[in-house]
Context: one part of a larger RNA
This record gives sequence, structure tokens and C1' cells, in this order.
RNA sequence: UUGGGCGUAAAGAGCGCGUAGGCGGUUUUUUCAAGUCAGAUGUGAAAGCCUUGGGCUUAACCUAAGGAUUGCAUCUGAUACUGAGGGACUUGAGUUCGGUAGAGGGGAUUGGAAUUCCCGGUGUAGCGGUGAAAUGCGCAGAUACCGGGAGGAACACCAGUGGCGAAGGCGGAUCCCUGGGCCGUAACUGACGCUGAGGCGCGAAAGCUAGGGGAGCAAACAGGAUUAGAUACCCUGGUAGUCCUAGCCUUAAACGAUGGGCACUAGGUGUGGGGAGUUAUCGACUCUUCCCGUGCCGCAGCUAACGCAUUAAGUGCCCCGCCUGGGGAGUACGGCCGCAAGGCUAAAACUC
Repeated sequence: UUGGGCGUAAAGAGCGCGUAGGCGGUUUUUUCAAGUCAGAUGUGAAAGCCUUGGGCUUAACCUAAGGAUUGCAUCUGAUACUGAGGGACUUGAGUUCGGUAGAGGGGAUUGGAAUUCCCGGUGUAGCGGUGAAAUGCGCAGAUACCGGGAGGAACACCAGUGGCGAAGGCGGAUCCCUGGGCCGUAACUGACGCUGAGGCGCGAAAGCUAGGGGAGCAAACAGGAUUAGAUACCCUGGUAGUCCUAGCCUUAAACGAUGGGCACUAGGUGUGGGGAGUUAUCGACUCUUCCCGUGCCGCAGCUAACGCAUUAAGUGCCCCGCCUGGGGAGUACGGCCGCAAGGCUAAAACUC
């Protein structure tokens, strides 16, 4: 191992695309009959088991007959359901057409504020920093103020439990290329669908390789403090790195700690996108309503509780992943991947 589970107790793969497989809408037809159902035949060794008898004084034990042996094979039938073949349908799915919102992605160009540095000017003794200081910078003229220049990175306000994206994530402006969504229409296709073992792709930060770049920040490092000590917290500096191009790495509290799809099950109140209607002389509004998204509150129900509650953790179905006491251990060994760092897969002894 049947089983029971996976928000927080062990447990949802970081995310997607998709192969095999599993599952799959309405209706009709077929002497198609694989599943399914019925009957028959054969087989299902003996012992054992169960029932009814028999034998040892009884029982255990021995023994006879029957049953069971839930299975398998073959044959004959049944055809509601599943399946197979043929036909049809439109509500699932998709396409067309008309709108529409958006930091969705890629490339190029460009703007202003600020920091730093350089040059020039004004100007003089301090500046900076802290709990207090000191290291540090400054009469070789700093800090402060004004003008000019260089360069890199990030984009204040707008900005919003706002938006977009599968996730990671995405925020100045303009242009080019490009993905997806939503709403409306009901013209078209006609189940083309859902999930998805393997597989493939994407995947923050840090890290790696090569070449560039380097303003600010800043592991390491150095110094000053603090302290019993201070390999820290605080301060002054500061190199990798942070940025760009190309290529690797593939991890995370990759979190909603909640896999995906479909259907059903009280409401209330915000907010984003679209539509229809109402009202007003037009109109921004208002009000009613439909669809999609995103929050809060809350009933039934669920939950160990916390809480969840039409964005379910409720009620059901389909598919995948995962868990099975703590430590040893996400380790060893082996394999695969990687330049490396390491990643993926993944035990046991022993111990409580």
C1' cells in the first nucleotide's frame, strides 16, 4: 500500500506551451458489440474453509457428500449506458467584423530635477559627521553661493488595497515593431474541448565568462568610534558588483505559503474597463441594468481553530503534482546538467 489528506500542522511543481495518456456537449442511426448484463459449457488439483452426516466414550482429530472457490476461457443472446462506424446540431471552443483600456514585450531617439567630478568667479576659516566624538576634507583656499562643462544611473508630482502580464515582473516622454485581454454584434467553423507523465520554453536577486561602462550606492577591505571584547550595529573612506552587449546559471518567504478547468450555491459596499437604457434643451453628471477585472464586509456551508465565504478554504465532476513521525538530510552514493559556484534526482545505518 486500503485509505486519509495538501492556506497556517507533512504535502500545490516558480510559471507557461504541449506529446502520450486520462476525461469529455446535444441528437439520430447501425443484427458493430470491445466494456457492461444474462444464460450455457469447460476449467478453477488435493488438503484447507463452510454446511449436513459418519468414526474413535466426548472433543481436538479422522472421514463421506454437498457448497463455496467471488476467477479465467469459449459459445449463445441483450443493447439502456460507455465505446466503435456513419449523419445532423449549436449552447462548449474558435474565427470574422466594430469598438476599447493598459508601467504587457522588443528596439531607437530624447527631456528635466538631483548627486558627483572638472573649469571660471565671489568669498574666508572652517567643513563634515555623531548619542557624543574621532578618523576624513580644508589657508596648496575647502564648505557656502553664482556661471559654464563632463558623465553615469534612476525617473519626483501624476500614483490609486489603480492598470498590464502565465509567472518572474513592468513606471519620464516620443516614434517604430509586436503579444494578449475586455466589450458589442451574431455572420462563419461545427466538439475542433479540459488536463497534461515525459519533453520544450520563460524564469527576481546574487553569482560566472568575454568586451564595454562606472555618477551615486556599496559585500569584501582599511581606518575612526562603541564595548569587558566588537572580526557587528554608528561614522569616514572604498573594490567587486549594481548599468550595457552577448552567453551561462535556474534558485527564492518564486507567497494568495491556496495547481488547472467547468458547473452550481444569500446579500451589501468601493474601485478599474466596456455596453444598453433612463433623466436633463445638448452635455459632463445622476439613476437602473448586463458582462469582465480588482478590494472590503458578511449568510448558509466548511474549518482543529484562525478564518474562507460567487476571486471559496462551500457543493460536485475531470486531469496533473505532492504528503505519510522528528533528527540524520534535501545530506551521502550513483546518474544527469553546469566554466565554476552549484543545481536536479535522492537513500541508509544510527538515534529519539

About this RNA: The part of an RNA shown here (small-subunit ribosomal RNA, central domain) has 352 nucleotides and comes from Candidatus Hakubella thermalkaliphila. The source organism's lineage runs through Bacteria, Bacillati, Candidatus Hakubellales, Candidatus Hakubellaceae and Candidatus Hakubella. The prediction has a mean pLDDT of 87.